Annotation:
A computed fold for a 72-nucleotide RNA from a Clostridia bacterium, annotated as transfer RNA. Lineage of the source: Bacteria > Bacillati > Bacillota > Clostridia.

RNA sequence: GCUGGUGUAGCACAGAGGUAGUGCACUUCAUUGGUAAUGAAGAGGUCGGCAGUUCGAUUCUGCUCACCAGCU
Numbered sequence: 001g002c003u004g005g006u007g008u009a010g011c012a013c014a015g016a017g018g019u020a021g022u023g024c025a026c027u028u029c030a031u032u033g034g035u036a037a038u039g040a041a042g043a044g045g046u047c048g049g050c051a052g053u054u055c056g057a058u059u060c061u062g063c064u065c066a067c068c069a070g071c072u
Base pairs, nucleotide, nucleotide: 001071002070003069004068005067006066007065010024011023012022013021018055026042027041028040029039030038048064049063050062051061052060
């Protein structure tokens, strides 16, 4: 230098056009003499960035950034 892959909640991941969810973690409550465990409720997201397509983009396209892999 070229090619490909991955970027989504604190962590690990799902979601592949119609406004984002699961597990663990976190907060509150219940339960207990007290913890743990269990149960219930809740908070937490500019979906890496910038453009484009579309009525509508996490999703499709281009560029770009970070990381990983391959080729030279």